[in-house]
RNA sequence: AGAGUUUGAUCCUGGCUCAGAUUGAACGCUGGCGGCAUGCUUUACACAUGCAAGUCGAACGGCAGCGGGGGCUUCGGCCUGCCGGCGAGUGGCGAACGGGUGAGUAAUGCAUCGGAACGUACCCAGUCGUGGGGGAUAACGUAGCGAAAGUUACGCUAAUACCGCAUACGUCCUGAGGGAGAAAGCGGGGGACGUAAGGCCUCGCGCGAUUGGAGCGGCCGAUGUCGGAUUAGCUAGUUGGUGGGGUAAAGGCCUACCAAGGCGACGAUCCGUAGCGGGUCUGAGAGGAUGAUCCGCCACACUGGGACUGAGACACGGCCCAGACUCCUACGGGAGGCAGCAGUGGGGAAUUUUGGACAAUGGGGGCAACCCUGAUCCAGCCAUGCCGCGUGAGUGAAGAAGGCCUUCGGGUUGUAAAGCUCUUUCAGACGGAAAGAAAACGCAUCGGUGAUACCCGGUGUGGAUGACGGUACCGUAAGAAGAAGCACCGGCUAACUACGUGCCAGCAGCCGCGGUAAUACGUAGGGUGCGAGCGUUAAUCGGAAUUACUGGGCGUAAAGCGUGCGCAGGCGGUUAUGUAAGACAGAUGUGAAAUCCCCGGGCUCAACCUGGGAACUGCGUUUGUGACUGCAUAACUAGAGUACGGCAGAGGGAGGUGGAAUUCCGCGUGUAGCAGUGAAAUGCGUAGAUAUGCGGAGGAACACCGAUGCGAAGGCAGCCUCCUGGGCCAGUACUGACGCUGAUGGACGAAAGCGUGGGUAGCGAACAGGAUUAGAUACCCUGGUAGUCCACGCCGUAAACGAUGGAUACUAGCUGUUUGGAGUAAUCUGAGUGGCUAAGCGAAAGUGAUAAGUAUCCCACCUGGGGAGUACGAACGCAAGUUUGAAACUCAAAGGAAUUGACGGGGGCCCGCACAAGCGGUGGAGCAUGUGGUUUAAUUCGAUGAUACGCGAGGAACCUUACCAAGCUUAAAUGUAGUCUGACAGAUUUGGAAACAGAUUUUUCUUCGGACAGAUUACAAGGUGCUGCAUGGUUGUCGUCAGCUCGUGCCGUGAGGUGUCAGGUUAAGUCCUAUAACGAGCGCAACCCCUGUUGUUAGUUGCCAGCGAGUCAUGUCGGGAACUCUAACGAGACUGCCAGUGCAAACUGUGAGGAAGGUGGGGAUGACGUCAAAUCAUCGCGGCCCUUACGCCUUGGGCUACACACGUGCUACAAUGGUAGGUACGAGAGCAGCCACAACGCAAGUUGGAGCGAAUCUACAAAACCUAUCUCAGUUCGGAUCGGAGUCUGCAACUCGACUCCGUGAAGCUGGAAUCGCUGGUAAUCGGAUAUCAGCCAUGAUCCGGUGAAUACGUUCCCGGGCCUUGUACACACCGCCCGUCAAGCCAUGGAAGCUGGGGGUACCUGAAGUCGGUGA
Repeated sequence: AGAGUUUGAUCCUGGCUCAGAUUGAACGCUGGCGGCAUGCUUUACACAUGCAAGUCGAACGGCAGCGGGGGCUUCGGCCUGCCGGCGAGUGGCGAACGGGUGAGUAAUGCAUCGGAACGUACCCAGUCGUGGGGGAUAACGUAGCGAAAGUUACGCUAAUACCGCAUACGUCCUGAGGGAGAAAGCGGGGGACGUAAGGCCUCGCGCGAUUGGAGCGGCCGAUGUCGGAUUAGCUAGUUGGUGGGGUAAAGGCCUACCAAGGCGACGAUCCGUAGCGGGUCUGAGAGGAUGAUCCGCCACACUGGGACUGAGACACGGCCCAGACUCCUACGGGAGGCAGCAGUGGGGAAUUUUGGACAAUGGGGGCAACCCUGAUCCAGCCAUGCCGCGUGAGUGAAGAAGGCCUUCGGGUUGUAAAGCUCUUUCAGACGGAAAGAAAACGCAUCGGUGAUACCCGGUGUGGAUGACGGUACCGUAAGAAGAAGCACCGGCUAACUACGUGCCAGCAGCCGCGGUAAUACGUAGGGUGCGAGCGUUAAUCGGAAUUACUGGGCGUAAAGCGUGCGCAGGCGGUUAUGUAAGACAGAUGUGAAAUCCCCGGGCUCAACCUGGGAACUGCGUUUGUGACUGCAUAACUAGAGUACGGCAGAGGGAGGUGGAAUUCCGCGUGUAGCAGUGAAAUGCGUAGAUAUGCGGAGGAACACCGAUGCGAAGGCAGCCUCCUGGGCCAGUACUGACGCUGAUGGACGAAAGCGUGGGUAGCGAACAGGAUUAGAUACCCUGGUAGUCCACGCCGUAAACGAUGGAUACUAGCUGUUUGGAGUAAUCUGAGUGGCUAAGCGAAAGUGAUAAGUAUCCCACCUGGGGAGUACGAACGCAAGUUUGAAACUCAAAGGAAUUGACGGGGGCCCGCACAAGCGGUGGAGCAUGUGGUUUAAUUCGAUGAUACGCGAGGAACCUUACCAAGCUUAAAUGUAGUCUGACAGAUUUGGAAACAGAUUUUUCUUCGGACAGAUUACAAGGUGCUGCAUGGUUGUCGUCAGCUCGUGCCGUGAGGUGUCAGGUUAAGUCCUAUAACGAGCGCAACCCCUGUUGUUAGUUGCCAGCGAGUCAUGUCGGGAACUCUAACGAGACUGCCAGUGCAAACUGUGAGGAAGGUGGGGAUGACGUCAAAUCAUCGCGGCCCUUACGCCUUGGGCUACACACGUGCUACAAUGGUAGGUACGAGAGCAGCCACAACGCAAGUUGGAGCGAAUCUACAAAACCUAUCUCAGUUCGGAUCGGAGUCUGCAACUCGACUCCGUGAAGCUGGAAUCGCUGGUAAUCGGAUAUCAGCCAUGAUCCGGUGAAUACGUUCCCGGGCCUUGUACACACCGCCCGUCAAGCCAUGGAAGCUGGGGGUACCUGAAGUCGGUGA
């Protein structure tokens, strides 16, 4: 010191969450020792039991009990206060301290600082006294009452108890003459005196009066001291005065009378909450939170009230009364108060022993000894906290075993362990052993005294006293011996793998993990952190500048009141003088101690304890200063205002008046429509509309001018008049700070709406009708009421917006415009109103002298989203409603600006058989084929919009084959390597569907290496089982679309942009020009193949012009190398040339040339990427699954099913045709092959049989063309279907092949909505070949050639695509996002006739104890 989380990404705003510290804590797991601290935060709930306040015999009468002495004794005991002492009693002092708790209390409190009108036992100092009398009473005795507590009567007695008398230095009162009022004795010692008692003297304690002090206490004032205004008014002893009373004392403290005050927005009153402070925790600080332990103060003592005693109380362990509760009781009556220390119950997440001692410190009493002391000092319990120590140290690689992981090589646990060598803190055992203790007391001595008594003080000396505790501490022996856990390991946040699980179980502080490969769940191994603790929960501060004083904001994120005026308040120009309230400085008093901090000291260290210092930022008193603020006084003119002169204006109010238009009415002309819409209809019109002419009525609004202007805002518009507000300019004079802002208040305030009364032409909510539509309570149309208009009165709100409060000052420019002034003019200077930009500001977009810049002053407002501007309360209002304005609950976001995409029934530009223009189809029929569905034992599986459906499959009868049924098999099949055997195979045969099982028989080749077969061993099993959403590879599609990127630079806070945009051009991001870009890459193009022209070379199997030969005929032969052709290398085309246009690129041209002209045609070639596209069934591969089966083999069946639906095709419906005959032209393939030719068969084909591994051999190419025939019909069209007979392939054509012949001769006469292909050698049409293949369901696929068109105006529209731009709340990206009701379930909370309880206020009734007064005794 920050981090995570809104987004595809970014910046900002903003909330939520985390890391830190802390605690009187609790809970979970774990737990060795010691020191020092802490320990009912909840029920101020109730309490059993014990203890917590007594003491004094030196105040008194006495003497129960105990011990002793003396006396008596019948030895049972009795007597004697005589002594030590002392229960109960009288009396004194104390009990008002100490200890506990925090209920109440928001001020009768506390803190700080002051004050005057007081009291004070004990203590200190001073002064003066302490004389002389009296009467009672408890105890006790006697007699009673009562269960008890207790109490009554009579009688005796003492005092330091009580009451008088005397005296009065001082004291008090006073009418200043005077008057009033005290006391108590006790103890020690002493020599003269006295018979004694005693007196006297002396010392000490005490007593009375009084003065002062100290400490303590009472009272008063000022300042400070929580939240709520949805609490705004409160107050009758209330505020003050006078007289009186009362108190220790001032005072309405009380009372009578008088006055009418007092408090309050600087928050009274009321409500809620709370003991306050020193301090404690946190924080850099300022602050925030808190008020355990320790210290100070206050309050309380079962609840409420009250007084008594006393120096002091309205009294925790006192009294009286009332109440609640508990206990005792003989039922008549009594007793009690743990918020003292322990302890119990209860409550609670939760808090200890019914311990020891007065040894120390302190307190009470006492002369003292001493007694008392749950104050205190100690011990006990608890890891509750803080601090310290330990659980061993060194060495030790075979890197052991085991565990875990693994790529199987190893890695890790890990020097860790074992082993070896050491040490012994702590715990345990044994032994020694403190300090805390000095007073008091004894003796000696000194001082005081007449005294050697007594007493006090000092010195020396002697000596007693320890709860803790045989504790701290020290020593000895032994032995690694007795001592480690907890949390975490996805990011934040240090630390990773395996297995299990499979949106299940679970985790989670936030974000979020888990749906079969989870570093996030559970376990294990390993690791990280802390360590006798570790985590969790709760709570506080911090981080949070997230309430911002230090230190925030308000145009768009939350936030400027709709706008003026203005009381209070806040702030305020220049000069001078005075003052000294603020301010500043010095001194001084205080700010308790403890705590914190610094420097020392003591426990071995530390925690802890302790000495000193500093500090306590505060308050008071006093002195000084006079800059600044305030105050007072005097002045000034720059702020503000006034007068005089002008100017502009839809500024406001009132009255009058004008024309155009709409509508309506009357009359005329005139005839069939008008109106309305996308199209219509409702509506109006032959009863005469619309149109048109003339006249009239009425209401509302003011075209053009027009750009702007005015006003505080709302807002304001024909013209004229009257009344009236404000502004601006110029110059002079005057006033002299008169100013700015402005809570509460009051005024104005669009539209709609409300009330009363008018008015109503047009428009027009509601309403009616017509359309539209799935519906249409809408948009459109026809009507139309409130309203709109006027007057008066309400309402008080708007996106009342510049989403920008007001005032003042300052800070670069450019350019319009309104209106003043100066100037001949250029131009300058004011006040407004616009645009663009600089600096600056800003999250950005933007703003930028009209600030959102730089500053000052004042006001309003904001603090995550939703709930909600809602509820309740209050105020206002006729109402509608407005203003003020929450909480529960819920989410982790909501939001602003900008970026890149995607999308739009947004825009612009462009392209494509995309449309259009054409040609031919599909969709209707029959059949073929694929798919869906259904069926089935199985109909194996995959492909499913485009981008599945004649697709994987370029060949399902068996095989294929993965499916089904049945049978069989079990490390078997297969492969490699080794060993062994010689048999296996074959043949025959049995069972069987076969596989297989069994039987019989024969007995091999060899180059001797082996082949072959079997057995066996080792290795690899096998799976068309799952996951294409774990993958590789391959493929489809967008798309052969023109795009996709990078480096450097530049711009931007950033995501990103620029480049790649713009203007042209292109098939093209093709090229050119411009340009903060310059270059480059993948794509485009080109390079490659085929084809079109040609040259060269070559000339067989191809060719044959010329020469020759031969044949009925044929390149048949000799020969030729010209041509065609073949197949290798070249040439050729590049907008190169011309003309026009253009800057250029380029385009245009019936241009030239050329075989070909602007990419000549075709193919191959497919950028970054998209669709979790397809494929685990081509193959490979991770993981999972099966292993006498999900593997393997076999037979048969199925993949060929069939109500139906769809896709793709074939054949047709005919005359551009069918049938029959004749004539011509090509490319590819071939040895388990193509097959000439011949014969046979109607034919499929069969039987013979040449040639050819092919430019040599092997096929009828068909349309076309030439003839003939058919003549418009279900036909000489069409061929499905069915019957019969055959052929071929094959182990086998039943399910389930193709072909042939004969016969049969279905639907179909050009196909609805819709839809497909194609732009030239293309469509259409015609046949041929090939792969696969025994055969073939091929009408498929892939190629080959033959014949060979039509049309394109064009880009509005449909579809797809590209570029630019725009909007966006989308980013899984429009198949997006998202709103509300309803339904079901669940959760929480309400409403409800009422019923009931609690708190407070006021009024009234009854009224205990008690104080005061009165009366009586």
The RNA shown here (small-subunit ribosomal RNA) has 1417 nucleotides and comes from an uncultured bacterium. The coordinates come from a structure-prediction model, not an experiment, and the mean pLDDT is 82.